Glycine riboswitch aptamer from Streptomyces fumanus, 96 nucleotides, folded computationally. Its mean pLDDT, the model's own confidence on a scale to 100, is 76. Rfam family: Glycine riboswitch aptamer. Gene Ontology term of the family: glycine biosynthetic process. RNAcentral holds the sequence, with entries from Rfam.

[in-house]
Formats: sequence, structure tokens, C1' cells
RNA sequence: CGAACCCGCGCGGGAGAGUCCCCGGUCACCGACCGGGGCGCCGAAGGAGCAAGUCCCUCCCUUGAAUCUCUCAGGCCCCGUCACCGCGCGGGCGAG
Repeated sequence: CGAACCCGCGCGGGAGAGUCCCCGGUCACCGACCGGGGCGCCGAAGGAGCAAGUCCCUCCCUUGAAUCUCUCAGGCCCCGUCACCGCGCGGGCGAG
């Protein structure tokens, strides 16, 4: 000097699923908005589960991923720190 790997920040891209019913409140009141409840639904914050394989003389155990599964949390007008991808910057470690 510095690949790979990890973390953070900024910018850009980026879905899915009722604004259905009831109650209360606000307003400029054909309606809209906010809060609560009910049922239904989504899977891409987070969380949880496991297959092959691995460990083992053998079995059990151990270990073992997700965009798969569960729906605890979260979400279902708009919005949005939503997984993931691209670009840039900073830090850690450090092959060579």
C1' cells in the first nucleotide's frame, strides 16, 4: 500500500396484505381524520423452528441456512429506520 470479511453512516432502487364492521371524539359534517375493539389478511424490522451434512466405534447428543415454516412482535389509506440490491464514505481486522 492493501484483497477478502465484519460494523456503521449517507444517497438511490425496493414488495405483500380490509381503510371491512362496531363504539367514542374532532372538523369547514353526502364525508374525512384520530383512538379503541372485533374478525379477516401479509411476511421483507426483529424473534423462533429445522433438512442435508457435521461430531460420534454405534446410537443419542452437539452443530447446522434461508427469501422456507411459525405469526410472539410488527404490518394491511398515505407515509415509513421494512429484508435485499447498487453507489459513496468511515472504522475494525488483515491475506499478500